[in-house]
Molecule: TPP riboswitch aptamer (THI element)
Organism: pig gut metagenome
RNA sequence: AUGCUAGGGGUGCCCACGGGCUGAGAGAUAAUUUUAUCGACCCUUAUUACUUGAACCGGUUAGUACCGGCGUAAGGAAGCUUUUAUA
Numbered sequence: 001a002u003g004c005u006a007g008g009g010g011u012g013c014c015c016a017c018g019g020g021c022u023g024a025g026a027g028a029u030a031a032u033u034u035u036a037u038c039g040a041c042c043c044u045u046a047u048u049a050c051u052u053g054a055a056c057c058g059g060u061u062a063g064u065a066c067c068g069g070c071g072u073a074a075g076g077a078a079g080c081u082u083u084u085a086u087a
Stems, first nucleotide, its partner, number of pairs: 001082001003080003006044004012021003027038005050075003056069004
């Protein structure tokens, strides 16, 4: 680095409700209105999944979204096979 199996995760903001913005992904169904199942996507020891801090701080915008900081932060889900390189 590849493959297989198993597992982890998020599903937002705005609006004239027609749609629009960013992104790998912002989806469908059901009901106990907050959970579950399935699909796609991402991630699995980790300085690239994701959560917390946090509707935080600076910028930008129609926007609680988006960009950067925070962040070499804290937490966070693994086994095996094959191949390559180095010692």